[in-house]
Context: one part of a larger RNA
């Protein structure tokens, strides 16, 4: 821009894409078959492999949010306590959310339709024969359908429900143009298990959208401080250890709470040959 008024929501499915795999064991049955050795079709059941999708409760990884330990050195006047640097984590031990797989769950189901090679029934032409000429039945991991996803720019532009209504001006009162509006939408702002941007979704004070604050699932692992132990006559020193200490700190998750910011506003948008 189109879809012959303007909108919102829900859809149909032309068409397109995906999937489609394989194995072992048990049973039928040591049956059919076979002298024996061996050993089935058909049917039923179980367990797997690889592949695929989704998810993060479990297991595991990451986790430069976070917590802890620790070396060297510098700084905060000193002690104590902290902070910086040593990689764009100094090193090391853990680890929430999120993202993941090695984890979990699920999937490839069909006694469907038409067929290929192939196999038939009935059966003439051609008194026979013949699966074929009329008619008719089977038959594949393949085709189509069924299953999952996209999908009306499918210009062949589909359908349903609901909402807005039939203003003013110009104009040969016609086409058409202009203006302000309706339903509705957008800009703008706060955000998001949405995302390169855009888009999509939620929210905007009649408010829990994000931050903050309060708490908490959870993570770290016993904070600061005080005392003891050790050395020293003492002032003091100080590595390791011990005890007391409502542990402390954090908490991307989950709640609550208007303290902060979503202010104030602006624009677009029908009149239906």
């Nucleotide at each position: 821009c189109g879809c012959a008024g303007g909108a919102a929501u829900u859809u149909u499915g032309a068409g397109g894409g995906g999937a489609g795999u394989c194995g072992u064991c048990c049973u039928u049955a040591g049956u059919a078959c076979g002298a024996g050795a061996g050993g089935a079709c058909c049917g039923g059941g179980a367990c797997g492999a690889a592949c695929g999708a989704a998810c993060c409760g479990c297991c595991a990884g990451u986790g430069u949010a976070c917590c802890u330990g620790u070396u060297a050195u510098c700084g905060c006047g000193c002690c104590a306590g902290c902070g910086g640097u040593a990689g764009a984590c100094g090193c090391a031990g853990g680890g929430u959310a999120g993202c993941u797989g090695u984890g979990u769950u699920c999937g490839g189901a069909g006694u469907g339709u038409a067929u290929a090679a192939g196999u038939g029934c009935u059966g003439a032409a051609a008194g026979c024969a013949u699966a074929u000429a009329a008619g008719u039945a089977c038959g594949a991991a393949g085709a189509c359908c069924a299953c999952c996803c996209c999908a009306a720019g499918a210009u062949g532009a589909g359908a349903a429900u609901u909402c807005c209504c039939a203003u003013g001006g110009a104009g040969u009162u016609a086409a058409u143009c202009c203006a302000g509006u309706a339903a509705g939408g957008a800009c703008c702002g706060g955000g998001g298990a949405a995302g390169a941007c855009c888009a999509c979704c939620c929210c905007g004070u009649a408010u829990a959208u994000a931050g903050g604050c309060u708490g908490u699932a959870g993570g770290u692992a016993g904070a600061a401080g005080c005392g003891c132990c050790c050395c020293g006559c003492a002032a003091g020193g100080c590595c390791a250890g011990c005890g007391c200490g409502u542990a402390g700190c954090c908490g991307a998750g989950c709640a609550g709470u208007a303290c902060u910011a979503a202010u104030c506003g602006u624009c677009c948008g029908a009149g239906g040959g």